The RNA shown here (Bacterial RNase P class A) has 353 nucleotides and comes from a Dehalococcoidales bacterium. The sequence is in RNAcentral, with records from ENA. Rfam family: Bacterial RNase P class A. Rfam classes the family as a ribozyme. Rfam describes the family as follows. Ribonuclease P (RNase P) is a ubiquitous endoribonuclease, found in archaea, bacteria and eukarya as well as chloroplasts and mitochondria. Gene Ontology terms of the family: ribonuclease P activity, dimeric ribonuclease P complex and tRNA processing. The model forms 95% of the base pairs in the Rfam consensus. The source organism's lineage runs through Bacteria, Bacillati, Chloroflexota, Dehalococcoidia and Dehalococcoidales.
[in-house]
RNA sequence: CAAGAAGAGCAGGUGACCGCCCCAUAAAUGGGGAGGAAAGUCCGAGCUCCACCGGGCAAGGGUGCCGGGUAACACCCGGGAGGGGUGACCCUACGGAAAGUGCCACAGAAACAUACCGCCGCGGUGACAAGCUGCGGUAAGGGUGAAAUGGUGAGGUAAGAGCUCACCGUCAGGCCGGGUAACCGGUCUGAUGGGAAAACCCCGCCUGGAGCAAGACCAAAUAGGGGGAUAUAUGGCGCUCGGCCAGUCCCCGGGUUGGUCGCACGACCCCGAUGGUAACAUCGGGGCUAGAGAGAUGGUCACCGUCCCGGUACGUCGGGAUACAGAACUCGGCUUAUAGCUCAUCUUGACCC
Numbered sequence: 001c002a003a004g005a006a007g008a009g010c011a012g013g014u015g016a017c018c019g020c021c022c023c024a025u026a027a028a029u030g031g032g033g034a035g036g037a038a039a040g041u042c043c044g045a046g047c048u049c050c051a052c053c054g055g056g057c058a059a060g061g062g063u064g065c066c067g068g069g070u071a072a073c074a075c076c077c078g079g080g081a082g083g084g085g086u087g088a089c090c091c092u093a094c095g096g097a098a099a100g101u102g103c104c105a106c107a108g109a110a111a112c113a114u115a116c117c118g119c120c121g122c123g124g125u126g127a128c129a130a131g132c133u134g135c136g137g138u139a140a141g142g143g144u145g146a147a148a149u150g151g152u153g154a155g156g157u158a159a160g161a162g163c164u165c166a167c168c169g170u171c172a173g174g175c176c177g178g179g180u181a182a183c184c185g186g187u188c189u190g191a192u193g194g195g196a197a198a199a200c201c202c203c204g205c206c207u208g209g210a211g212c213a214a215g216a217c218c219a220a221a222u223a224g225g226g227g228g229a230u231a232u233a234u235g236g237c238g239c240u241c242g243g244c245c246a247g248u249c250c251c252c253g254g255g256u257u258g259g260u261c262g263c264a265c266g267a268c269c270c271c272g273a274u275g276g277u278a279a280c281a282u283c284g285g286g287g288c289u290a291g292a293g294a295g296a297u298g299g300u301c302a303c304c305g306u307c308c309c310g311g312u313a314c315g316u317c318g319g320g321a322u323a324c325a326g327a328a329c330u331c332g333g334c335u336u337a338u339a340g341c342u343c344a345u346c347u348u349g350a351c352c353c
Base pairs, nucleotide, nucleotide: 001349002348003347004346005345007343008342009341010340012304013303014302015301016300017299018298020033021032022031023030024029035324039335040334042333043332044331045330046329047211048210049209050208059207060206061205063204064203065079066078067077068076069075080094081092082091083090084089095202096201100200101199103195104194116142117141118138119137120136121135122134123133124132125131150168151167152166153165154164155163169192170191171190172189173188174187175186176185177184178183215261216260217259218258225252226251227250228249229248234246235245236244237243268287269286270285271284272283273282274281275280305322306321307320308319309318310317311316
């Protein structure tokens, strides 16, 4: 210098005028007023109401390597295994395909049981050869494909084949060693089964429902009515039986429909120390930071900043751009959108000293 890898941060500033919401005040007036994602509403929680004896089935669940963090998590940190890259580094829903069903485009004979070419044996024809033809064997060779049943060598055979053997690979199990564990290394025995479960499915694990228009309180209203049910455990009709009325419950209809809380002190924010590889935790100090309910946080102008283009007398001048977006019960995450810029780290290649 070029090409990359990975991370942290900013998200225009000042002033004037006209407005909006909230708080304080008797008033004048003063103070506060969007984000890194406030978004998607995809997860996990707090909070609230309803439901709730236990078990099973069903249904649902991206729930599925290990350890740690956290209130919790489908999040974060660290590690293992597999895969990609020369490398920095990146990716992975990572139980089961040997329970079953289905699927595997195109090509190819065949995608899970298959013979197209080839090879081999036997029969026919021919001449006992070649060729042609029928039956059978063969997945070693060719060809197709993303994928054709593990690789190399030897034995074996008519030709072949894990058919047999040795070594290697893969899988399963036992033992030994290391590691908290996932797992790794060694050794012995057995096996040699195509892929895919983000197809159905099987196995393990988890799961009550609804959501701040949740819900609570105050005020107001519940007048006067109609219909039905329960039935003597309540009251009245003096007592008993029966009955009636009231009461209780449900429905129809009528009436009220305003305010306060929830709702801004919280798993909160900033700084420092200590522990930890880290996520994070503990301790100390400091801070208070929007709160509406038709829903505020806006508009105009001036100057400056940043970037781009053009001109230049190198003093600067002109034009353009300045993103994504925007609270509504609150937090922790994930994902998606984003002009322009800043900081620090690492890798590979080329050149120079």